This is a predicted structure of a 95-nucleotide RNA (TPP riboswitch aptamer (THI element)) from Devosia sp. Its Rfam family is "TPP riboswitch aptamer (THI element)". The family has 115 seed sequences and 16,130 matches in Rfam 15.1. The coordinates come from a structure-prediction model, not an experiment, and the mean pLDDT is 79.
[in-house]
RNA sequence: GACGUCUCGCUGGGGUGCUCCGGAGACGGAGCUGAGAAACACCCAUUGAACCUGAACCAGGUCAUGCUGGCGGAGGAAGUUCGAGAUGGCAAGGG
Numbered sequence: 001g002a003c004g005u006c007u008c009g010c011u012g013g014g015g016u017g018c019u020c021c022g023g024a025g026a027c028g029g030a031g032c033u034g035a036g037a038a039a040c041a042c043c044c045a046u047u048g049a050a051c052c053u054g055a056a057c058c059a060g061g062u063c064a065u066g067c068u069g070g071c072g073g074a075g076g077a078a079g080u081u082c083g084a085g086a087u088g089g090c091a092a093g094g095g
Stems, first nucleotide, its partner, number of pairs: 001090001003088007010079001011045004016039001017032006051076003057070004
């Protein structure tokens, strides 16, 4: 000096459904799946399946629902690794 790995941070992106009960509604309570079903939380950031579109899709299953699988490495999608620290060997120079 460039690079690799790890940790932390900054910044940015994302989802919030279904069933039952109460309620005029806002919403509250219980249950299901899930990391998360409005949380000072969780997940994801191009090595991108976080999430969105197709989709009021197809098959299976469920009281019901992206509940499971397919669709599907299909099309999109937020840092052309931004900052700090630790660490590893490598290259060049000096003693």